[in-house]
Context: one part of a larger RNA
RNA sequence: CUGGGCGUAAAGAGUUGCGUAGGUGGCAUGGAAAGUUGGUAGUGAAAGCGUGUGGCUCAACCACAUUCACAUUACCAAAACUACCAAGCUAGAGGGCGAGAGAGGUACCUGGAAUUCUCAGUGUAGGAGUGAAAUCCGUAGAUAUUGGGAGGAACACCGAUGGCGUAAGCAGGGUACUGGCUCGUUCCUGACACUCAGGCACGAAAGCGUGGGGAGCAAACGGGAUUAGAUACCCCGGUAGUCCACGCUGUAAACUAUGGAUGCUAGCUGUUAGAAGAAUCGACCCUUCUAGUAGUGAAGCUAACGCGUUAAGCAUCCCGCCUGUGGAGUACGGUCGCAAGACUAAAACAU
Repeated sequence: CUGGGCGUAAAGAGUUGCGUAGGUGGCAUGGAAAGUUGGUAGUGAAAGCGUGUGGCUCAACCACAUUCACAUUACCAAAACUACCAAGCUAGAGGGCGAGAGAGGUACCUGGAAUUCUCAGUGUAGGAGUGAAAUCCGUAGAUAUUGGGAGGAACACCGAUGGCGUAAGCAGGGUACUGGCUCGUUCCUGACACUCAGGCACGAAAGCGUGGGGAGCAAACGGGAUUAGAUACCCCGGUAGUCCACGCUGUAAACUAUGGAUGCUAGCUGUUAGAAGAAUCGACCCUUCUAGUAGUGAAGCUAACGCGUUAAGCAUCCCGCCUGUGGAGUACGGUCGCAAGACUAAAACAU
């Protein structure tokens, strides 16, 4: 270098959103000839290796002869493929126009139910909690109930195997601003594409900094139980936190444990969005197509489980990653961070 792999055995980076270098790249015409192919000539010391013959009694050893291949330089020729140059095409990609769906994002405004607290009324001895209790609350009037008020957080029903978003994620209602997507048209550009080491950006929860806020819940902590013990499970309380603004952290079973793109390879059944046809009073039903999302399955694949047009099938391109187990995602060093720590990442040794 070639060769094997990555759903569950080791292995797909959290997302790759923006994408640099690099790698790869649609149809067709002409040119030139860098790669490519053929030819000619030169060079690639000797020894050694390979083959053949011979000499030491054989062998090792030694001597002689020698092919093919390969590499490289120069020249000549060829033009299919790749690259290059010139001028094109429209099936990829992008744009225009006409429609459409959506918890996509940011900011502001706003609604009702419920919990808690508080004020006032009614009312009287219990309430709460558990397997059973107790701690706890209550005659200074609780629980219950009626009316008024305060404040914070979350949005029942609709709601779905549903929708949107690159992922993380997104759900009361309204307004403003704004991103993407799908369908139809074939009007425009004319390969503008794919992937992407580094880089930039985003990134649940917990945690950190500063300042607010604090209803409920609740690490830590206190108490009551249980128990041999109970630093727990259960109960009564309860602070950080959970919420907001700005900044940091950069990790998750960040999972479809399945990287992205393109093409090809039986169906059937639901559902979401759109279009067309047919039909109809009609927007229902029916048929077809496109894009998504599910179930089941032919071929094929797979160690099996299973996957199966949303592939783990058949192929091509690009990136990332793996190489027995423990030591160890650790030590040391470096970069980043306020810290917690994150990223990068061994070895001895044991087996």
RNAcentral holds the full RNA, with entries from SILVA. The part of an RNA shown here (small-subunit ribosomal RNA, central domain) has 351 nucleotides and comes from an uncultured Candidatus Saccharibacteria bacterium. Model confidence (mean pLDDT): 82 of 100.